[in-house]
The prediction has a mean pLDDT of 78.
Bacterial RNase P class A from a Hyphomonadaceae bacterium, 420 nucleotides, folded computationally.
Its Rfam family is "Bacterial RNase P class A". Rfam describes the family as follows. Ribonuclease P (RNase P) is a ubiquitous endoribonuclease, found in archaea, bacteria and eukarya as well as chloroplasts and mitochondria. By type it is a ribozyme.

RNA sequence: UCAGUCGGCUGGGCGGCCGCCGGCGCAAGGCUCGAAAGGGCGCGCGGGAGGAAAGUCCGGGCUCCACGCAGGCACGGCGGCGGGUAAUUCCCGCCCGGCAGGAAAGCGAUUUUUGGCCGAGGGAUAGCGCCACAGAGAAUAGUCCGCCUCCCGCUUUCGGGCGGGCGGCAAGGGUGAAACGGUGGGGUAAGAGCCCACCGCCGCGACCGUAAGGAAGCGGGCAGGGCAAGCCCCGCCGGGAGCAAGACCGAAUAGGGAUGCAGCUUUGCAAAAAGCAGGCGCGCCUGCGCGCCGCAUCCGGGUGGGUCGCGCGAACCGCGCAGCGAUGCGCGGUCCAGAGGAAUGGUCGCCCAUGCUUUUGAUUUGGUUUCGGCCAAAGCAAAGGCAAGACAGAACCCGGCUUAUAGGCCGACUGACAUU
Numbered sequence: 001u002c003a004g005u006c007g008g009c010u011g012g013g014c015g016g017c018c019g020c021c022g023g024c025g026c027a028a029g030g031c032u033c034g035a036a037a038g039g040g041c042g043c044g045c046g047g048g049a050g051g052a053a054a055g056u057c058c059g060g061g062c063u064c065c066a067c068g069c070a071g072g073c074a075c076g077g078c079g080g081c082g083g084g085u086a087a088u089u090c091c092c093g094c095c096c097g098g099c100a101g102g103a104a105a106g107c108g109a110u111u112u113u114u115g116g117c118c119g120a121g122g123g124a125u126a127g128c129g130c131c132a133c134a135g136a137g138a139a140u141a142g143u144c145c146g147c148c149u150c151c152c153g154c155u156u157u158c159g160g161g162c163g164g165g166c167g168g169c170a171a172g173g174g175u176g177a178a179a180c181g182g183u184g185g186g187g188u189a190a191g192a193g194c195c196c197a198c199c200g201c202c203g204c205g206a207c208c209g210u211a212a213g214g215a216a217g218c219g220g221g222c223a224g225g226g227c228a229a230g231c232c233c234c235g236c237c238g239g240g241a242g243c244a245a246g247a248c249c250g251a252a253u254a255g256g257g258a259u260g261c262a263g264c265u266u267u268g269c270a271a272a273a274a275g276c277a278g279g280c281g282c283g284c285c286u287g288c289g290c291g292c293c294g295c296a297u298c299c300g301g302g303u304g305g306g307u308c309g310c311g312c313g314a315a316c317c318g319c320g321c322a323g324c325g326a327u328g329c330g331c332g333g334u335c336c337a338g339a340g341g342a343a344u345g346g347u348c349g350c351c352c353a354u355g356c357u358u359u360u361g362a363u364u365u366g367g368u369u370u371c372g373g374c375c376a377a378a379g380c381a382a383a384g385g386c387a388a389g390a391c392a393g394a395a396c397c398c399g400g401c402u403u404a405u406a407g408g409c410c411g412a413c414u415g416a417c418a419u420u
Stems, first nucleotide, its partner, number of pairs: 001416010012351007020048002023045004030041004050391001054402002057400005062242004075238005080094005095121001096119004101114005122233002127231002129227003144173002146169003150165006181199006200222001201220004207214002246308004256299006263276005278293005315334008352389001354387008363378006
């Protein structure tokens, strides 16, 4: 310098004009909507989307409902260890395993080390089940090709060759994600931990570590293939519903209850019924029409409606301290949208990066030359024009996770190349 991986930050800026939605203060007067409860209109000041506001997947706050105590069963969730937190399946640190690189040691099998990425990471020696395709064979291993002794037949240039058969063999080939340790030697008819050395593996394990776990040493020819995100076993955890939670205020020609009262006429012994009068509603006034009603007062529930819940909070910013870190503590400062199907917008100018393009300038390279230049290409610089500015919109509130995201900035690591 280039490429790759991982992580963090940012998510256009300034100004003018016209609007929209809340809050606080002034004013207590007026107007207005509404039956009421309650709301709106003025002036001033100040505020007004996000890193994901999204998916609604986890965990909490808050609210209501349910609930004697203990145990069991079922169902669901979780699963290395330690720490953080209000809490978590989240975060941090560590352990173990796997993957692709780099470096080192060794003839090699292999080992050590370094940074990175990944892991639903308890149990496969409790049991059941499954292991596609390919392959002879997929778990009581196995003979397709192949290797070997022996036997038979044919052939021979007498070395052997070809075909068949009874057996032996897991070395070599081939299939596969996986074929029942590996490298080298001995051994053998050929082979094989059959034997040996080394590598790997298994068991025990002084000692180290809070723990997961690590491990000197000793022993063993080597077992026990994989899958638990199939059933299952072990351990731990688990009431339900959600701001349409919930609280309060509160219409009538809709309902419930209590007490008191009830004009005139007709019918009736009475209870009562009918009519008139009266009251109420149809936005307001008058008239008319239509509809409803025994009247008055009081009490209670409650639909539409209204208000609260509703933003001072696990808050944000800065500094310091403790800690590897997640995070915690202390000090100082700030107040920062709220709501109701929903405001946070529109337009203009300048700037900022981005892309395309035009002109000019110098540079480099190439061609040409009458040596004055001329032409072409490349990237660079300046000026101008045009385009476009990602994903996306709070709805009770927080902490996480996941998903979407143009462009820009920063850092770490790895590899390659060049130079010193």